[in-house]
Predicted 3D model of an 87-nucleotide RNA (c-di-GMP-I riboswitch aptamer) from Methylovulum sp. Its Rfam family is "c-di-GMP-I riboswitch aptamer". Gene Ontology term of the family: cyclic-di-GMP binding. The organism belongs to Methylovulum, within Bacteria. The prediction has a mean pLDDT of 85.
């Protein structure tokens, strides 16, 4: 000094549901209630996946299909930072 097995403490975030606003959107965000869970469920869309279509095209005109510049960091990957740590 690493690394494994890993417990303990100090605390942290906030699923779903609801209520409000924001939003074209039963996409979703932000704020109150609330905890489902999470060793990064902290930051950040570089890359994939999924969700959704205002504008825009196509059209048999069905509101039907395409499509991100929109959203997802609690879908994974990847950078970037970080708390504790007996035996």
């Nucleotide at each position: 000094a690493c690394g494994g097995c890993a417990a303990a403490a100090c605390g942290g975030c906030a699923a779903a549901a609801c209520c409000a606003u924001c939003g074209u959107a039963a996409a979703g965000a932000u704020g109150a209630u609330g905890a489902u869970g999470c060793a990064a469920a902290a930051u950040u869309u570089c890359c994939a996946g999924c969700c959704u279509a205002c504008a825009g095209g196509a059209g048999c005109c069905a509101u039907u299909c395409c499509u991100a510049u929109g959203a997802u960091a609690g879908u994974g990957g990847g950078a970037u930072u970080g708390c504790c740590c007996a035996g």
The sequence was found by an Rfam model in a public genome assembly.